Predicted 3D model of a 142-nucleotide RNA (FMN riboswitch aptamer (RFN element)) from Sinomonas gamaensis.
Rfam family: FMN riboswitch aptamer (RFN element). Gene Ontology term of the family: FMN binding. From the family's description: The RFN element is a highly conserved domain that is found frequently in the 5'-untranslated regions of prokaryotic mRNAs that encode for flavin mononucleotide (FMN) biosynthesis and transport proteins. This element is a metabolite-dependent riboswitch that directly binds FMN in the absence of proteins. In Bacillus subtilis, the riboswitch most likely controls gene expression by causing premature transcription termination within the 5' untranslated region of the ribDEAHT operon and precluding access to the ribosome-binding site of ypaA mRNA.The FMN riboswitch structure, reported in present an FMN-bound six-stem junction, adopts a butterfly-like scaffold, stapled together by opposingly directed but nearly identically folded peripheral domains.
Model confidence (mean pLDDT): 83 of 100.
Lineage of the source: Bacteria > Actinomycetes > Micrococcales > Micrococcaceae > Sinomonas.
RNA sequence: AACGUGCUCCGGGGUCGGUGAAAGUCCGAACCGGCGGUAACAGUCCGCGACCCGGCGGUCCAGCUCGAUGUGAACUGGGCUUCCGGUUGAACCGGUGGAAUUCCGGUACCGACAGUCAAAGUCUGGAUGGGAGAAGCACGUG
Numbered sequence: 001a002a003c004g005u006g007c008u009c010c011g012g013g014g015u016c017g018g019u020g021a022a023a024g025u026c027c028g029a030a031c032c033g034g035c036g037g038u039a040a041c042a043g044u045c046c047g048c049g050a051c052c053c054g055g056c057g058g059u060c061c062a063g064c065u066c067g068a069u070g071u072g073a074a075c076u077g078g079g080c081u082u083c084c085g086g087u088u089g090a091a092c093c094g095g096u097g098g099a100a101u102u103c104c105g106g107u108a109c110c111g112a113c114a115g116u117c118a119a120a121g122u123c124u125g126g127a128u129g130g131g132a133g134a135a136g137c138a139c140g141u142g
Base pairs, nucleotide, nucleotide: 002141003140004139005138006137007136008135010133015029016028017027018026030122031121032111033110034048035047036046037045043109044108052086053085054084055083057081058080059079060078061077062076063075065073066072091107092106093105094104095103113125114124115123
């Protein structure tokens, strides 16, 4: 160096105008882009994460039955959850180059769920949560 264990810290951005009784939701114009990878810098390539669904197991709570004083066991329902699985959007053309769906030029496209005087990538909320991962410290092997 690398690997293992433990701990600490970090870990998502973005709006104005018009119409209207009412819109940061409609219309017009604008704005934003998590993490790892890559022959070279990526919202659109490959994969991961967040939301949601399911399964085995764990744990807690409630009900019920058995047991009969050991506060145990089975079943049913519910909460949380490791792990596994499912679901999960969107890009082309030209140029440069050894190499780029990543750079440059042009033209496009995409964006969970719930809420709302009116339909949301940009507002509010679950979330002072979770999290891919990033940095560092200690110990061990060496």